Transfer RNA from Cheilinus undulatus, 69 nucleotides, folded computationally. Lineage of the source: Eukaryota > Gnathostomata > Neopterygii > Percomorphaceae > Cheilinus. Its Rfam family is "tRNA". Rfam links the family to the GO term triplet codon-amino acid adaptor activity. Its mean pLDDT, the model's own confidence on a scale to 100, is 80.
RNA sequence: GUUCUUGUAGUUGAGUUACAACGGUGGUUUUUCAAGCCACUGGUCCUGGUUGAAAUCCUGGCAGGAACU
Numbered sequence: 001g002u003u004c005u006u007g008u009a010g011u012u013g014a015g016u017u018a019c020a021a022c023g024g025u026g027g028u029u030u031u032u033c034a035a036g037c038c039a040c041u042g043g044u045c046c047u048g049g050u051u052g053a054a055a056u057c058c059u060g061g062c063a064g065g066a067a068c069u
Stems, first nucleotide, its partner, number of pairs: 001068007010022004023041006045061002048058002
């Protein structure tokens, strides 16, 4: 330099509707801790386009990874 690939909650992962598990906060229970139960918390890498509607499709960028030279 070229090609391919990945980017979603604090972390890991699914996705048709933005969901799950773990985590965090509060409550409950307990002599205390842990575990359990209830509630809350918080996200689509950025930009433009296509579409009635985009996390999803397309262009460009940014970041990680792989292959070739």